[in-house]
RNA sequence: GAUAGAGGUCGCGAAAGAUAUAACUACCGGAGCGGAGGCAGGCAGGUGCCGGUGAAGCCCCGGGAAAGGAUCUUUCGCCGAAAUCUCCCGUAUCUUUGCACUGCGGGAGGUUGGGGCGCGGCAGAAAAUGUCGCGAACUGUCACUUUAUGUGGAGAGCUAUC
Numbered sequence: 001g002a003u004a005g006a007g008g009u010c011g012c013g014a015a016a017g018a019u020a021u022a023a024c025u026a027c028c029g030g031a032g033c034g035g036a037g038g039c040a041g042g043c044a045g046g047u048g049c050c051g052g053u054g055a056a057g058c059c060c061c062g063g064g065a066a067a068g069g070a071u072c073u074u075u076c077g078c079c080g081a082a083a084u085c086u087c088c089c090g091u092a093u094c095u096u097u098g099c100a101c102u103g104c105g106g107g108a109g110g111u112u113g114g115g116g117c118g119c120g121g122c123a124g125a126a127a128a129u130g131u132c133g134c135g136a137a138c139u140g141u142c143a144c145u146u147u148a149u150g151u152g153g154a155g156a157g158c159u160a161u162c
Base pairs, nucleotide, nucleotide: 001162002161003160004159005158008079011078012077013076014075015074016073017072018071019070027063028062029061030060032058033057037050038049039048040047042099043098044097046094082112083111084110085109086108087107088106089105090104091103092102113139114138117135118134119133120132121131122130123129141153142152143151144150
């Protein structure tokens, strides 16, 4: 240097299907009150649409979703699998005028061996879950050594073969 492997019975990720939740919600229709604004993702600019033939809002009746996220099953790809942070570029919403957020794709750099538990931040409808930080244990691996249910390191690692 090349090739092949291991950690875990909750290893990592993707796709499809099913299920529940989202939700007695958004939205649509009708009645009443109300009385001039409302809508096109947030703010500002612009443009357009609806509105005294009654806007927003409140309340009652009838109808009534979906996305993201989650669980299960199956299949596929794998072991920096993958995740996340910062910056840059592009892209999505009425327009492209700008700013910000979020999602998606790409590039550069950084962090994290792995999964769970507890606390906290953020996201989320949520007490589900995700993610980040901290903490105490567990687990795999290598090194050291006083061989002790010891100490320490990190995947750019470890093991095997050539």